[in-house]
Context: one part of a larger RNA
RNA sequence: GGACAAACGCUAGCGGUGCGUCUAACGCAUGCAAGUCGAACGGGCGAAGGGGCUUCGGCCCCCUAGCUAGUGGCAGACGGCUGAGUAACACGUAAGCAACCUGCCCCGAAGAGGGGGAUAAUCCGGAGAAAUCCGGCCUAAUACCCCAUGUGCUCUCCUUUUAAUACAGGAAGAGGAAAGGCUUCGGCCACUUUGGGAGGGGCUUGCGUCCCAUCAGGUAGUUGGUAAGGUAAUGGCUUACCAAGCCUAAGACGGGUAACCGGUGUGAGAGCACGAUCGGUCAGAGGGGGACUGAGACACGGCCCCCACUCCUACGGGAGGCAGCAGCGAGGAAUCUUGCGCAAUGGGCGAAAGCCUGACGCAGCGACACCGCGUGGAGGAAGAAGGCUUUAUUUGUUGUAAACUCCUUUUAUUGGGGAAGAAACUAGACGGUACCCAAUGAAUAAGGGUCGGCUAACUAGGUGCCAGCAGCCGCGGUAAUACCUAGGACCCGAGCGUUGUCC
Numbered sequence: 001g002g003a004c005a006a007a008c009g010c011u012a013g014c015g016g017u018g019c020g021u022c023u024a025a026c027g028c029a030u031g032c033a034a035g036u037c038g039a040a041c042g043g044g045c046g047a048a049g050g051g052g053c054u055u056c057g058g059c060c061c062c063c064u065a066g067c068u069a070g071u072g073g074c075a076g077a078c079g080g081c082u083g084a085g086u087a088a089c090a091c092g093u094a095a096g097c098a099a100c101c102u103g104c105c106c107c108g109a110a111g112a113g114g115g116g117g118a119u120a121a122u123c124c125g126g127a128g129a130a131a132u133c134c135g136g137c138c139u140a141a142u143a144c145c146c147c148a149u150g151u152g153c154u155c156u157c158c159u160u161u162u163a164a165u166a167c168a169g170g171a172a173g174a175g176g177a178a179a180g181g182c183u184u185c186g187g188c189c190a191c192u193u194u195g196g197g198a199g200g201g202g203c204u205u206g207c208g209u210c211c212c213a214u215c216a217g218g219u220a221g222u223u224g225g226u227a228a229g230g231u232a233a234u235g236g237c238u239u240a241c242c243a244a245g246c247c248u249a250a251g252a253c254g255g256g257u258a259a260c261c262g263g264u265g266u267g268a269g270a271g272c273a274c275g276a277u278c279g280g281u282c283a284g285a286g287g288g289g290g291a292c293u294g295a296g297a298c299a300c301g302g303c304c305c306c307c308a309c310u311c312c313u314a315c316g317g318g319a320g321g322c323a324g325c326a327g328c329g330a331g332g333a334a335u336c337u338u339g340c341g342c343a344a345u346g347g348g349c350g351a352a353a354g355c356c357u358g359a360c361g362c363a364g365c366g367a368c369a370c371c372g373c374g375u376g377g378a379g380g381a382a383g384a385a386g387g388c389u390u391u392a393u394u395u396g397u398u399g400u401a402a403a404c405u406c407c408u409u410u411u412a413u414u415g416g417g418g419a420a421g422a423a424a425c426u427a428g429a430c431g432g433u434a435c436c437c438a439a440u441g442a443a444u445a446a447g448g449g450u451c452g453g454c455u456a457a458c459u460a461g462g463u464g465c466c467a468g469c470a471g472c473c474g475c476g477g478u479a480a481u482a483c484c485u486a487g488g489a490c491c492c493g494a495g496c497g498u499u500g501u502c503c
Base pairs, nucleotide, nucleotide: 001503002502003501004500006499007498008497009496010495013373014372015371016370017369018368019366020365021331026329027328028327030326031325032324035074036073037072040071041070043068044067045066049062050061051060052059053058081284082283083282091208092207093206094205095204096203097202100201101200102199105197106196107195108194109193110192111191113147114146115145116144123136124135125134126133127132153175154174155173156172157170158169159168180189181188182187210256211255212254217247218246219245222244223243224242225241226240227239228238229237259281260280261279262278263274264273265272266271286307287306288305289304290303309320310319311318312317337363339362340361341360345359346357347356348355349354376407377406378405379404386398387397388396412440413439414438415437416436417435421430447492448491449490450489451488452473453472454471458487459486460485461484462483468475469474
């Protein structure tokens, strides 16, 4: 000098774009943040309409829009947050899988025949303070099960090939599928098996990735083999048996620290330091462990167990998890609104209308940062008054500065008009915002630090090694350009200084 997710002091007019708990992965009141589908299914409620009865109050029946707890499907594995752990194939990069998986989507092949038993809801009964649970009768399905069919698929075998178990071709046997809904009757959407694709993931490997040797030896599932189990899949991943290996001064093992990267800061570069926001990957969801469901989880707003904590209780037993968005307490030098909207973009479900979406889009607060604008412009010497200074009566300076004259209206205020963002009928939170026009009137708007040298800027008074200053050198003990005050000057300017950290 530059930089900052900064803080503190003094000061403060406006706009745009960003950013905003770096500390306690501390504890959390309240609201919201993941639902959707009635065109899968049986019930329930049910306007309007139609019919019947009527004591004219109404009652009953049919049918329909609509709504709906439950069964069922898809989604809840995404999106959002955080960085505790992790020195590791976690990440980065480059490869490999003859050792793998893949819902929804796209292209292709083949199919969807027959049958069965349940169960929730409802109803009845019961237990409990509650959370919730139990028993009985009935019922539906795209829920569940059985049989059939089997192009292809899986398993076993053969041939060619290969380093090998790919791929390709062949044989016999075995195994195993399915569901309907809507319809304007044209079809559309679903379903089953399978080949390919796209996108996504799993695993393996080479190389790279901080400090300490005042850590020198470490290791029994340890290293390898055989067999089996397990997995989508390789593998000590697990188990039994056998062998005695394996790693290490090119740093094993141990300790400390740390999420990693694209990048960011600085620097001429090499490098050094860092990893906020944005993007990619990983990990975590009060601490620890576990599996279930599923294409996908060992699952933030799912389940079970243990622990700590909080709450309810009729004391028998229950409920909870903001490192989602707001918000509260606490810690701290320090970090925001319990806002608006699904209008846009994107996501989930749905045939669609649509519903949901604290993702997101916006607004609010904060000079926290960067950028831009303004606080007026031109003229104006009696060089006014006043201040400061100086001389003994004048000078210098503040200073064209002011006054005064003319002008302008960014900004401000008031009034009027008023978007784009919606491709596409409807639909705009932002927002009566941006922007445009007119009027008024210099009007609404300047501070902070410094002035001994480094380092741009000097005098006077006060003080008297006191009070104080100070980044370093150093100032102050009676003429202090270094302390305090004043005038003046210098630097920057809606900021200016100080502190901290990095280069």